The prediction has a mean pLDDT of 78. This is a predicted structure of a 308-nucleotide RNA (Bacterial RNase P class A) from Betaproteobacteria bacterium HGW-Betaproteobacteria-2. Its Rfam family is "Bacterial RNase P class A". Rfam links the family to the GO terms tRNA processing, dimeric ribonuclease P complex and ribonuclease P activity. Of the family's consensus pairs, 94% are formed in the model.
RNA sequence: GAAGCUGGCCAGACAGUCGCCGCUCACGCAAGUGAGGGGAGGAAAGUCCGGGCUCCAAAGAGCAGGAUGACGGCUAACGGCCGUACGCCGUGAGGCGAGGAAUAGGGCCACAGAGACGAGUAAACCGCAAGGUGGACGUGAAACGCGGUAACCUCCAUCCGGAGCAAAGCCAAAUAGGGUAGCGAUAGCGUGGCUCGCGCUGCUACCGGGUAGGCUGCUUGAGCGUACGAGCAAUUGUGCGCCUAGAUGAAUGACUGUCGCCCGCCGCAAGGUGGGAACAGAACCCGGCUUACCGGCCAGCUUCAACU
Numbered sequence: 001g002a003a004g005c006u007g008g009c010c011a012g013a014c015a016g017u018c019g020c021c022g023c024u025c026a027c028g029c030a031a032g033u034g035a036g037g038g039g040a041g042g043a044a045a046g047u048c049c050g051g052g053c054u055c056c057a058a059a060g061a062g063c064a065g066g067a068u069g070a071c072g073g074c075u076a077a078c079g080g081c082c083g084u085a086c087g088c089c090g091u092g093a094g095g096c097g098a099g100g101a102a103u104a105g106g107g108c109c110a111c112a113g114a115g116a117c118g119a120g121u122a123a124a125c126c127g128c129a130a131g132g133u134g135g136a137c138g139u140g141a142a143a144c145g146c147g148g149u150a151a152c153c154u155c156c157a158u159c160c161g162g163a164g165c166a167a168a169g170c171c172a173a174a175u176a177g178g179g180u181a182g183c184g185a186u187a188g189c190g191u192g193g194c195u196c197g198c199g200c201u202g203c204u205a206c207c208g209g210g211u212a213g214g215c216u217g218c219u220u221g222a223g224c225g226u227a228c229g230a231g232c233a234a235u236u237g238u239g240c241g242c243c244u245a246g247a248u249g250a251a252u253g254a255c256u257g258u259c260g261c262c263c264g265c266c267g268c269a270a271g272g273u274g275g276g277a278a279c280a281g282a283a284c285c286c287g288g289c290u291u292a293c294c295g296g297c298c299a300g301c302u303u304c305a306a307c308u
Base pairs, nucleotide, nucleotide: 001304002303003302004301005300006299007298008297009296010295012259013258014257015256016255017254018253020039021038023036024035025034026033027032041279045290046289048288049287050286051285052284053164054163055162056161065160066159067158068157069156070084071083072082073081074080086097087096088095089094100155101154105153106152107149108148109147117145124133125132126131168216169215170214171213178207179206180205181204182203183202187201188200189199190198191197223242224241225240226239227238228237229236230235261276262275263274264273265272266271
């Protein structure tokens, strides 16, 4: 210098103008006004796996069903991660891996081969014969043997109750309907031959359920940063510091300027000029996996070539 491997990080910066959603403070009876401060991601995505939280009967047992499967460890938990061994790929750094049991049982084993677990060919032997014993050579990945296959069913071990923040809890109009009490010299209707009575309709007050609407859940959490320590590592202990969206017909934006980044062209150069800047966007929270993605940075390592 070229080509690579592994891990980590960034996802334009600053200023101005105009807006949007929360929070705090001040003023105001209120409507609101002013000031300050905050406002998407590495994947917020797919909703695939695991947990927290809530309700369902108290969530316990069995059946069914599903998932996982070397050994050891980490974790709240996992189908995730780390380490080691083994197998395959790569010159290498490294990458990939559903891997318990075939003597519980069933199924399957292409082509070739007589025969693929059922049986059975040739020589030889027995027999008058029919037939029987026998099992070479060859084929094949495997030929009778504790054969192979469980990424076929199955068996074994371990784990899994269900639904999900539209969970769930609270406050609570108008209208309609329900209940209770009161009102009525009982107005009307019904019952009845008539009266009383009873029922319905009416007015008032109260109560309770539900709806609209509102509040909580809601963001301080298995949190983030840093220093030291334990451990090969995943991970973890202690100290110190920090608070970092909380919307709900759903905010987090738009424009301008300067600088920076990448690509093309011109130029010896300085520079000029034209274009580009991705994937995407919270909706209860967290740990993973997978998928999408312009461009760039850092660290460690490998191979090849040249020079010293």